[in-house]
Context: one part of a larger RNA
RNA sequence: UGACGGGGGCCCGCACAAGCGGUGGAGCAUGUGGUUUAAUUCGAUGCAACGCGAAGAACCUUACCUACCCUUGACAUGCCUGGAAGCUUAUAGAAAUAUGAGUGUGUCUACGGAAACCAGGACACAGGUGCUGCAUGGCUGUCGUCAGCUCGUGUCGUGAGAUGUUGGGUUAAGUCCCGUAACGAGCGCAACCCUUAUCUUUAGUUACCAUCAAGUAAAGUUGGGGACUCUAGAGAGACUGCCGGUGAUAAACCGGAGGAAGGCGGGGACGACGUCAAGUCAUCAUGGCCUUUAUGGGUAGGGCUACACACGUGCUACAAUGGGGCGUACAGAGGGUCGCAAAGCGGCGACGUGGAGCUAAUCCUUUAAAACGCUUCGUAGUCCGGAUUGGAGUCUGCAACUCGACUCCAUGAAGUUGGAAUCGCUAGUAAUCGCGGAUCAGAAUGCCGCGGUGAAUACGUUCUCGGGCCUUGUACA
Numbered sequence: 001u002g003a004c005g006g007g008g009g010c011c012c013g014c015a016c017a018a019g020c021g022g023u024g025g026a027g028c029a030u031g032u033g034g035u036u037u038a039a040u041u042c043g044a045u046g047c048a049a050c051g052c053g054a055a056g057a058a059c060c061u062u063a064c065c066u067a068c069c070c071u072u073g074a075c076a077u078g079c080c081u082g083g084a085a086g087c088u089u090a091u092a093g094a095a096a097u098a099u100g101a102g103u104g105u106g107u108c109u110a111c112g113g114a115a116a117c118c119a120g121g122a123c124a125c126a127g128g129u130g131c132u133g134c135a136u137g138g139c140u141g142u143c144g145u146c147a148g149c150u151c152g153u154g155u156c157g158u159g160a161g162a163u164g165u166u167g168g169g170u171u172a173a174g175u176c177c178c179g180u181a182a183c184g185a186g187c188g189c190a191a192c193c194c195u196u197a198u199c200u201u202u203a204g205u206u207a208c209c210a211u212c213a214a215g216u217a218a219a220g221u222u223g224g225g226g227a228c229u230c231u232a233g234a235g236a237g238a239c240u241g242c243c244g245g246u247g248a249u250a251a252a253c254c255g256g257a258g259g260a261a262g263g264c265g266g267g268g269a270c271g272a273c274g275u276c277a278a279g280u281c282a283u284c285a286u287g288g289c290c291u292u293u294a295u296g297g298g299u300a301g302g303g304c305u306a307c308a309c310a311c312g313u314g315c316u317a318c319a320a321u322g323g324g325g326c327g328u329a330c331a332g333a334g335g336g337u338c339g340c341a342a343a344g345c346g347g348c349g350a351c352g353u354g355g356a357g358c359u360a361a362u363c364c365u366u367u368a369a370a371a372c373g374c375u376u377c378g379u380a381g382u383c384c385g386g387a388u389u390g391g392a393g394u395c396u397g398c399a400a401c402u403c404g405a406c407u408c409c410a411u412g413a414a415g416u417u418g419g420a421a422u423c424g425c426u427a428g429u430a431a432u433c434g435c436g437g438a439u440c441a442g443a444a445u446g447c448c449g450c451g452g453u454g455a456a457u458a459c460g461u462u463c464u465c466g467g468g469c470c471u472u473g474u475a476c477a
Base pairs, nucleotide, nucleotide: 001477002476003474004473005472007471008470009469010468011467012466013465015461016460019425020424021423022422023421026316027315028314029313030312031311032310033309034307035306042053043052064302065301066300067299068298069297070296073125077124078123079121080120081119082118083117086103087102088101089100090099091098092097107114108113127291128290130289131288132287136285137284138280139279140278141276143274148187149186150185151184152183153182154163155162156161167178168177169176193268194267195266196265198236199235200234201233202232203231204230208225209224212223213222214221239262242256243255244254245253246252318418322377323376324375325374326373327372334365335364336363384415389410390409391408392407393406394405395404431453432452433451434450435449436448437447
C1' cells in the first nucleotide's frame, strides 16, 4: 500500500421488511447429471452451467457408431497427357461406385494454340469439428450502470509511498458547493443518439371524413374536402426557469404555481481501470504438438430421441372470480413473389378445389382473446382435469418404423393448492389475456417482440445477502 475481521461509523440496492404471484407435490415439455449403449458426437458446471452454443437432430445437418469403399484425395496452386463441356441410357450394388452404349463437337485465334470445364498420371502438397482457451488474437460473461480508476507538475517522506481523491454539506453519481499543499487534467458519471408523452407548422396518398352532394340492406362506397385522426419532415417545449420556506449568504432539499409533462418525465442503446490463468482452438483466425492408404474423404443404415433414477427451467391443471352453449365489442407490432393466399363453394374440422387482389398505409395474414349480455352445470374426482392408449385420417417431404405436426371418434391416469426450503416483482409494474416474428419443406409449452385488462404494499434499516466511502486491528501478500 492492499486484502481480510462473527471491529466501528456513514450510505445504497426487491437485500430484508410490507404485499402480490410463483417454484418445491401431479401430468407433460425441455435441458443436465447418472446409468445404459456399437454409438448414445462435442462443449458449458456456484452466483456468472443446466428451454445454454442449438433462430428449430426423420435423411441432410452430424462432428458419433456399424458396414462397404477412395488414397494427390470432396477442396487450393503448380506440371504433363487426352478430351469441349454437357445430355440420354443399360447392367451389378444399400448407395458410394464399377463396367458399358449412344448423343454432342461449342467460344476466341496471329491457326501454333488459348480460355472454361472434364478424365488420367507423377510429385510438391492438400485435409483434420485431432490436443493444448494454462501458448494466443478476436469476441463474450461477471462484479456492475457499482462510482469508481488514474496521470502531469508541485509539496511532504531516507524509502515503499502519501497528498490531490481526505474533511463539512449535498447528490442517482469522485454530482455540485465550501474548506484545504495542492493546482490542473484524463478514462468513467451526466449530456450529446433512438423511442415515448404535448403542441405548432409543412405536405395529403394507399391513410382520414367535419361540412356539401350522390348512393346503399349496410358501408369513405362515389364526387369532393384539407377541418379532425394519422403518416413523416421541420420546429417549440422542462431549465430548479418562477414563488415561498429550510440551509453557511453556497450547493442543494421541501412545498406551491403554471404546464401535456417537474426536478434524471418513462423506456432503450451506451459498461471506466481492472478481477475471475472465468468461457470459447467446435464461428473465425492462429503458435506449438500429433495424424497422412488415416485422427483425411465418400455412401447407406443406425445414434444424438435410450431410461430403475436425481436436479434445473417451463407448460397445463387441481375448478364456480369457474367449465360448456349462444350472441356481441374493442388492439398493437410484425410478415408476405422460392411465393403469400382472401371472399365463395365443399355439412363441421385438419384440409382440398379454386383463383380476385398484392413487391403492400392500397390486397392478405386479421373474426384478437380475456371482457360484456343471456343460459346451463351445483361442489362431485364432477359437464373439473386432460395424460395415456385403440381406431380412422390429413399435411410436409425421395422417405414420418426407429423419430414429425395436426384432425376426428373412443378412452379418460395423476391431480382437491403442494414439507423443509426457495424465486420474481415498486406502476401501466406484478398478475392475467390473446397476437406476431426469426429459424424453418415440416416440426415451440422455448426465444424475441406486440398490444388488451390491470392490482396490493413499502412503518422502516434492527437483522440476512451484495456493494461504496472513512476509520481501526492483523499470525496474510
Record summary:
A computed fold for a 477-nucleotide part of an RNA from an uncultured bacterium, annotated as small-subunit ribosomal RNA, 3' major domain. The full RNA is in RNAcentral, with records from ENA and SILVA. The prediction has a mean pLDDT of 81.